Overview:
This is a predicted structure of a 478-nucleotide part of an RNA (small-subunit ribosomal RNA, 3' major domain) from an uncultured beta proteobacterium.
Context: one part of a larger RNA
RNA sequence: UGACGGGGACCCGCACAAGCGGUGGAUGAUGUGGUUUAAUUCGAUGCAACGCGAAAAACCUUACCCACCUUUGACAUGCCACUAACGAAGCAGAGAUGCGUUAGGUGCUCGAAAGAGAAAGUGGACACAGGUGCUGCAUGGCUGUCGUCAGCUCGUGUCGUGAGAUGUUGGGUUAAGUCCCGCAACGAGCGCAACCCUUGUCAUUAGUUGCCAUCAUUUGGUUGGGCACUCUAAUGAGACUGCCGGUGACAAGCCGGAGGAAGGUGGGGAUGACGUCAAGUCCUCAUGGCCCUUAUAGGUGGGGCUACACACGUCAUACAAUGGCCGGUACAAAGGGAUGCCAAGCCGCGAGGUGGAGCCAAUCCCACAAAGCCGGUCGUAGUCCGGAUCGUAGUCUGCAACUCGACUACGUGAAGUCGGAAUCGCUAGUAAUCGUGGAUCAGCAUGUCACGGUGAAUACGUUCCCGGGUCUUGUACA
Numbered sequence: 001u002g003a004c005g006g007g008g009a010c011c012c013g014c015a016c017a018a019g020c021g022g023u024g025g026a027u028g029a030u031g032u033g034g035u036u037u038a039a040u041u042c043g044a045u046g047c048a049a050c051g052c053g054a055a056a057a058a059c060c061u062u063a064c065c066c067a068c069c070u071u072u073g074a075c076a077u078g079c080c081a082c083u084a085a086c087g088a089a090g091c092a093g094a095g096a097u098g099c100g101u102u103a104g105g106u107g108c109u110c111g112a113a114a115g116a117g118a119a120a121g122u123g124g125a126c127a128c129a130g131g132u133g134c135u136g137c138a139u140g141g142c143u144g145u146c147g148u149c150a151g152c153u154c155g156u157g158u159c160g161u162g163a164g165a166u167g168u169u170g171g172g173u174u175a176a177g178u179c180c181c182g183c184a185a186c187g188a189g190c191g192c193a194a195c196c197c198u199u200g201u202c203a204u205u206a207g208u209u210g211c212c213a214u215c216a217u218u219u220g221g222u223u224g225g226g227c228a229c230u231c232u233a234a235u236g237a238g239a240c241u242g243c244c245g246g247u248g249a250c251a252a253g254c255c256g257g258a259g260g261a262a263g264g265u266g267g268g269g270a271u272g273a274c275g276u277c278a279a280g281u282c283c284u285c286a287u288g289g290c291c292c293u294u295a296u297a298g299g300u301g302g303g304g305c306u307a308c309a310c311a312c313g314u315c316a317u318a319c320a321a322u323g324g325c326c327g328g329u330a331c332a333a334a335g336g337g338a339u340g341c342c343a344a345g346c347c348g349c350g351a352g353g354u355g356g357a358g359c360c361a362a363u364c365c366c367a368c369a370a371a372g373c374c375g376g377u378c379g380u381a382g383u384c385c386g387g388a389u390c391g392u393a394g395u396c397u398g399c400a401a402c403u404c405g406a407c408u409a410c411g412u413g414a415a416g417u418c419g420g421a422a423u424c425g426c427u428a429g430u431a432a433u434c435g436u437g438g439a440u441c442a443g444c445a446u447g448u449c450a451c452g453g454u455g456a457a458u459a460c461g462u463u464c465c466c467g468g469g470u471c472u473u474g475u476a477c478a
Base pairs, nucleotide, nucleotide: 001478002477003475004474005473007472008471009470010469011468012467013466015462016461019426020425021424022423023422026317027316028315029314030313031312032311033310034308035307042053043052064303065302066301067300068299069298070297073128077127078126079124080123081122082121083120086104090099091098092097108117109116110115130292131291133290134289135288139286140285141281142280143279144277146275151190152189153188154187155186156185157166158165159164170181171180172179196269197268198267199266201237202236203235204234205233206232207231210227211226212225215224216223240263243257244256245255246254247253319419323378324377325376326375327374328373329372335366336365337364340359341358345354346353347352385416390411391410392409393408394407395406396405432454433453434452435451436450437449438448
């Protein structure tokens, strides 16, 4: 100087407390461990691995296993020889591939032509290719974490023999090393904040595909008309403790008020200091070293990654009446669409089929939002709750749904009556609850990323648990 303490003081955080909803019990989905297996490819392992890499494992993916094949190779550069390249039908085979032959075919650049060259193919010999093989404890890059915590340092000066100290400590204050005051310090840098995006108010500009107050018109903003309103999208304004009162040290600030759409960082996002964990990744990529080179490389068919006495994590659905079912009826936002989104109509109980209009989209389509509201029924029951499982019949995608897809209809109707010890999230348009869309994608979502609808309760407080910050103290620790 640090680190540590079941030392002290002060402070903060959904850390506790106060509340609301869960997990732990059930069934299912998914990931992991374990076991099994020819293989169940590999990685991730306290917080910070476990719906993680994987924003889609039937083939492909695919790295694993079995079988069958190839060996200058699927891919790159260089050399030689030959041939324009290319190449249908046919045969064998699970296919990769092999056999096969001639029907066709003579291209581009230079050149008058002969010919030469480029590109491509075949054969040959080597240099080499290739490796998701090993080492993340040889590395770059990228990432997680402490933590969006308020810290981490430097120059000069001063003090100390020195390691170092001071500044950065102290008194206040703040979300903040934020600011003020003081001070052997005076300044500065990386962080904080602001500048950026979005949302909340207003104005101006612009009105089509958007909108409709007034005037006609219509089943319908449909048409004329209009751009006031909504909205869209560009530019501005607006919030700064600016004003008032109190308080404070005449400070920084704090408390209350006015005005205001918004008030003291208005809400949300992006943004992650010096460093820590030899944290993660050699399977994104790059790369040192090592290893394989008729195989640890390459191709194909099939299988596996989907196994299942069990254990754990994360979720979905429930156990019901604030509900289930039936009928009627209302209101979003944000997205996507040409190998695409697919309307009306018709067929089917339905998944869907047919159909063909429109749309490269503020125009058309996906697309009926659902919870809600109105009415009816059920009456506390393993039920008109719950839907697992299984049987049958189908639909769709796709060469192909057996291993191993999703969905539909009919039948079947399991566990489950609110969950032990323990444990998680959340402070406001939040939790809870309801539906909608996107990426991936032929098909496949209870995952994930976004979107809006309805919309709470509680916070006395900081004694305690956990994590963190500052000062101080002890130390047989470094």